[in-house]
RNA sequence: AUGUUAUCAAGAAAGGUAGAGGGAAUAGACCCGCUGAAGCCUUGGCAACCCUUUAACUUUAAAGAAGGUGCUAAAUUCUACUAAUAAUUUAAAAUUAUUGGAAAGAUAACGA
Repeated sequence: AUGUUAUCAAGAAAGGUAGAGGGAAUAGACCCGCUGAAGCCUUGGCAACCCUUUAACUUUAAAGAAGGUGCUAAAUUCUACUAAUAAUUUAAAAUUAUUGGAAAGAUAACGA
């Protein structure tokens, strides 16, 4: 690298440094940014996956936050593939909207 399982519409910012980009990749849309982007550092915060305690007793509930991660604009910013429904145009069919699923991605724990 790859795999398994769970979660992803909630929540949480200041300072320093830096100096033009950033929002994973591709395409489109839409945003953020010289009233200072990314990156790096410091301090804080959020959450509760691992973890701790208690109860229950086979995987669940409640409480906690010392430690290991993670996160700290916008739903994983939205769309892309597919199914259903509705509307419009129509020769097949297409477009748009809504909802569900998949794929991709992120994070954790485990495995190798």
Model confidence (mean pLDDT): 82 of 100. The RNA shown here (SAM riboswitch aptamer (S box leader)) has 112 nucleotides and comes from Flaviramulus basaltis. The source organism's lineage runs through Bacteria, Bacteroidota, Flavobacteriia, Flavobacteriales and Flaviramulus.